About this RNA
A computed fold for a 512-nucleotide part of an RNA from an uncultured bacterium, annotated as small-subunit ribosomal RNA, 5' domain.
Context: one part of a larger RNA
RNA sequence: GGACGAACGCUGGCGGCGUGCCUAACACAUGCAAGUCGAGCGGAGGUACUUCAAGAGCAAUCGCGGGGUACUUUAGCGGCGGACGGGUGAGUAACGCGUGAGCAACCUGCCUAUCACAGGGGGAUAAGACGGCGAAAGCCGUUCUAAUACCGCAUGAGACCACACUGCCUGAUGGCAGAGGGGUCAAAGGAGCAAUCCGGUGAGAGAUGGGCUCGCGUCCGAUUAGGUAGUUGGUGGGGUGAAGGCUCACCAAGCCAAUGAUCGGUAGCCGGCCUGAGAGGGUGAACGGCCACAUUGGAACUGAGAGACGGUCCAAACUCCUACGGGAGGCAGCAGUGGGGAAUAUUGGGCAAUGGGGGAAACCCUGACCCAGCAACGCCGCGUGAGGGAAGAAGGUUUUCGGAUUGUAAACCUCUGUUCUUGGUGAAGAGAAGAAGACGGUAGCCAAGGAGGAAGCCCCGGCUAACUCCGUGCCAGCAGCCGCGGUAAUACGUAGGGGGCGAGCGUUGUCC
Numbered sequence: 001g002g003a004c005g006a007a008c009g010c011u012g013g014c015g016g017c018g019u020g021c022c023u024a025a026c027a028c029a030u031g032c033a034a035g036u037c038g039a040g041c042g043g044a045g046g047u048a049c050u051u052c053a054a055g056a057g058c059a060a061u062c063g064c065g066g067g068g069u070a071c072u073u074u075a076g077c078g079g080c081g082g083a084c085g086g087g088u089g090a091g092u093a094a095c096g097c098g099u100g101a102g103c104a105a106c107c108u109g110c111c112u113a114u115c116a117c118a119g120g121g122g123g124a125u126a127a128g129a130c131g132g133c134g135a136a137a138g139c140c141g142u143u144c145u146a147a148u149a150c151c152g153c154a155u156g157a158g159a160c161c162a163c164a165c166u167g168c169c170u171g172a173u174g175g176c177a178g179a180g181g182g183g184u185c186a187a188a189g190g191a192g193c194a195a196u197c198c199g200g201u202g203a204g205a206g207a208u209g210g211g212c213u214c215g216c217g218u219c220c221g222a223u224u225a226g227g228u229a230g231u232u233g234g235u236g237g238g239g240u241g242a243a244g245g246c247u248c249a250c251c252a253a254g255c256c257a258a259u260g261a262u263c264g265g266u267a268g269c270c271g272g273c274c275u276g277a278g279a280g281g282g283u284g285a286a287c288g289g290c291c292a293c294a295u296u297g298g299a300a301c302u303g304a305g306a307g308a309c310g311g312u313c314c315a316a317a318c319u320c321c322u323a324c325g326g327g328a329g330g331c332a333g334c335a336g337u338g339g340g341g342a343a344u345a346u347u348g349g350g351c352a353a354u355g356g357g358g359g360a361a362a363c364c365c366u367g368a369c370c371c372a373g374c375a376a377c378g379c380c381g382c383g384u385g386a387g388g389g390a391a392g393a394a395g396g397u398u399u400u401c402g403g404a405u406u407g408u409a410a411a412c413c414u415c416u417g418u419u420c421u422u423g424g425u426g427a428a429g430a431g432a433a434g435a436a437g438a439c440g441g442u443a444g445c446c447a448a449g450g451a452g453g454a455a456g457c458c459c460c461g462g463c464u465a466a467c468u469c470c471g472u473g474c475c476a477g478c479a480g481c482c483g484c485g486g487u488a489a490u491a492c493g494u495a496g497g498g499g500g501c502g503a504g505c506g507u508u509g510u511c512c
Stems, first nucleotide, its partner, number of pairs: 001512004006508005013382006019375002021340001026338003030335003035080003040077002043074010055062002087293003096218008106210002111206002114203004119153001121151002128143006159184003163180001165178005189198003219265003226256003231253008268290004272283004295316005318329004346372001348371003354368001355366004385415004395406004419453001420449006429439001456501005461482003467496002470493002477484002
């Protein structure tokens, strides 16, 4: 000198764009943050119309109750989604990350294109009804019922399994393709008058996403020198989507290490960011990629995908409810609270846009996101007026008492309207026709008013731009280094003047 997610002191007019718990991965009141589909299903309820009909009435008519049609709501069964999106950096020195390869050892819902198929049956169960237990959370029994829920049968291939054959290929275990007979395994319907559309099953292909393996790189300590028993390798069994001591039985005795094993400490990694001429050094906030975690520890279930933040189970700590028998909870989602701290914001608006989930769609959900609020926290831009104006006014300061300086500075005159205030008008953002704007009556534009509302901070001994008076008297104090202060202090404290930067200026901290 530069930089900062900064803080502190003094000061503070506006706008744009960003950024904002670095500390306690401390504890959390409250609200919201993941639902959706009635065009999969049976119910239950509501409204309207209609019909039958007990009954009332002399009649018109009213009408308990039952049936039908249409519209509508949705607790339950079922489907898809809740594995994305959002948060945090505790752990991790590791194939975690980065980079480059490999998988002839693998998986991939939805999506794209292609081929083939969907025949015929069955038994349940939730909801409902009835009954019961419990303070609650919730649970139990009996009985009834549906499906795109579940289960056999049929059909069946280039799928899978075993058998035997041919061709081609590879670095190896081996792979690919073709033909043979045998065995095994599929399916679901819905909407519509219909056409048709949305779905279903099997197969191979693509795309996307993932899994695994390897080369190289990846902090400090030797005042850590030996470490290792599934350890290292083999054979065989098991397991996985898949190779593998991944696991197990048996056999062998290996394997790693001064090119630093092991142990201890510290730490998420990278693209990047800061600095620097570069080499390098530092760093990993925001944004993007990967990883890990979700009170702590463990486990599996479901599923294409999880060892699952707002799922389940167990244990533990903590908090809460209780009728004391038993239950409930997890903000490192968005706000917000307490606490910690030098220190970090609103319990805001909207799904209008972008994107995501569901749905045939209308649409619903979305604290992702888009906006608004707060903060000079940062960067950038603008303003606080412009021109004229010497009687060089008054006042202040100083003085050798002549003057000098503040100083064109002010007053005063003439203007301007950035900004400000008020009024009017008023968007783009909404890509093919229409509708739809939270922001927002915002930005912008027009008019009027009026210099009116808008300057401070640090420094002035040398380094280092900027000097005098007074006060103080090794006191009070200053200080980054050298050093100032003990009676004329340009170094302390005011004042006048001056220098620097400017809505900021200084100080502190950290890095280069």

The prediction has a mean pLDDT of 86.